[in-house]
The RNA shown here (Bacterial large signal recognition particle RNA) has 264 nucleotides and comes from bacterium HR28.
């Protein structure tokens, strides 16, 4: 070296999920591989391998290691889209506030401003006027208990004589009622009134000074609030594409390594 007969080991691998992990069934991916039974409302295993039975191949093209390519997965990252909420911020709207960039009004026939009078506002108190009561004046006012006169009666007395008195008349008190004007108090939703005094923000009006801005309508800026839209933002939730991102990695290609007996 060869041959034979055995062994270890092979007869597919990976991703995601799922799980305490781990293999399997099931879903993708690679791409062609021995056969049954069981499995998602999961099966089987506890430490490398699905489990139970059967069969082939066999130390190499097939088995182990290391690299290499790299389907294909998962994950991060950032762009777009779609659609579903919120209403913090940015915007938009709406409603105030400053400001005076633009426009517009006003201004040298003299702005803003200053100054100094005048109303308008307050009190005082003084005329008038208006209204209340008073006074005063007139009228009215009493079956008896007001007065005067007291017819008639009437009492007293012997008379002369005296005395109370009713009704009538006249007159009065209280109350009643009335009064142009004049006199006294008092009061106001009076007043083209008079006189003092105060307050002067705001308004209106007139003198004088002074000489060139002022107003703040509309827009722009800015600030501040809102129960409003949702373009931006923003929190799920689906999607595309992108990234010398990360990681696992199928198929292929490269190097290496790999057992025992026997016989020639």
């Nucleotide at each position: 070296c060869c041959g034979u007969g055995c062994u270890a080991g092979g007869c597919g691998g990976g991703g995601a999920g799922c799980u305490a992990g781990c293999g399997g069934u099931g879903c993708c991916c690679u791409g062609a591989a021995c056969c049954c039974g069981c499995a998602a409302u999961c099966c089987g295993c506890u430490c490398u391998a699905g489990c139970g039975g059967g069969g082939c191949c066999g130390a190499a093209u097939u088995c182990c290691c290391u690299c290499c390519c790299g389907a294909g997965g998962u994950c991060c990252g950032g762009u777009c889209c779609u659609g579903u909420g919120g209403g913090a911020c940015u915007g938009c709207c709406u409603g105030g506030g400053c400001c005076a960039c633009g426009u517009g009004g006003c201004g040298u026939g003299g702005a803003u401003g200053g100054u100094u009078g005048g109303g308008u506002c307050c009190c005082a108190c003084g005329c008038g006027g208006c209204g209340a009561g008073g006074a005063g004046c007139c009228g009215u006012g009493a079956a008896c208990c007001u007065g005067g006169u007291c017819a008639g009666g009437g009492c007293c007395g012997g008379a002369a004589g005296g005395c109370a008195g009713c009704a009538g008349c006249c007159a009065u008190a209280a109350g009643c009622g009335g009064u142009u004007u004049c006199c006294c108090u008092c009061g106001g939703g009076c007043g083209a009134c008079g006189u003092g005094g105060g307050a002067g923000u705001g308004c209106c009006u007139g003198g004088c000074c002074g000489g060139a801005g002022u107003c703040g309508g509309c827009g722009a800026g800015c600030c501040c609030a809102g129960u409003g839209c949702a373009a931006g933002c923003u929190g799920g939730a689906g999607g595309a594409g992108c990234g010398c991102g990360a990681u696992c990695g199928a198929c292929g290609g490269a190097g290496g390594g790999u057992g025992c007996a026997c016989g020639g």

Model confidence (mean pLDDT): 76 of 100. It matches the Rfam family "Bacterial large signal recognition particle RNA". It is annotated as a non-coding RNA gene.